A computed fold for a 69-nucleotide RNA from Ictidomys tridecemlineatus, annotated as transfer RNA.
Its Rfam family is "tRNA". By type it is a transfer RNA.
The organism belongs to Ictidomys, within Eukaryota.
The same sequence occurs in records of 3 taxa.
The coordinates come from a structure-prediction model, not an experiment, and the mean pLDDT is 84.
RNAcentral holds the sequence, with entries from Rfam.
RNA sequence: GGGGUUGUGGCUCAGCGGUAGAGUGCUCGCCUUGCAAGUGAGAGGCCCUGGGUUUGAUUCCCAGCACCA
Repeated sequence: GGGGUUGUGGCUCAGCGGUAGAGUGCUCGCCUUGCAAGUGAGAGGCCCUGGGUUUGAUUCCCAGCACCA
């Protein structure tokens, strides 16, 4: 330098056109003499950035940035 892969809550990942979910972590309650485990609830992401297509884009296309091999 060329081609390819990936970019989504703190972390690990799902979701592949119709206003985003799980596990784990965090906060609070219950339980316990207390802690852990268990159990119930809650907060936290406008989906890497900018354009394009579309009635509508996390999803498709283009460019850029970053990571990986």